[in-house]
RNA sequence: UUAUGUUAAUGGGAAGAGUCCGGAUAAAAUCGGCACCGAAGGGGCAAGGUUACUGCAACCGAAUCUCUCAGGUAAAAAGACCUGUUAAACAGA
Numbered sequence: 001u002u003a004u005g006u007u008a009a010u011g012g013g014a015a016g017a018g019u020c021c022g023g024a025u026a027a028a029a030u031c032g033g034c035a036c037c038g039a040a041g042g043g044g045c046a047a048g049g050u051u052a053c054u055g056c057a058a059c060c061g062a063a064u065c066u067c068u069c070a071g072g073u074a075a076a077a078a079g080a081c082c083u084g085u086u087a088a089a090c091a092g093a
Stems, first nucleotide, its partner, number of pairs: 004091004008086006018034001020033004035073003041069001042067003048060004
């Protein structure tokens, strides 16, 4: 220093589920109610490991799995993940 990797910024793609009922309302937000979705975020756990013990635990431990707390159920916004760019940073065969 290059391929490349991680992070950051920025652009593109990106699913699911009631434009539900009522109050008040142009809509949204909000209040009450019933029904749903999983791909912001958050919680939970396997294999395995660590410590202690000789008899029994504690801790660590992933997700697109699971829970739906949060969020969402026309559009918009958001959106895991994929991908482009970067006279952005770090690492680097």
This is a predicted structure of a 93-nucleotide RNA (Glycine riboswitch aptamer) from an Anaerolineaceae bacterium. Its Rfam family is "Glycine riboswitch aptamer". From the family's description: This family represents the bacterial glycine riboswitch. The coordinates come from a structure-prediction model, not an experiment, and the mean pLDDT is 82. The sequence was found by an Rfam model in a public genome assembly.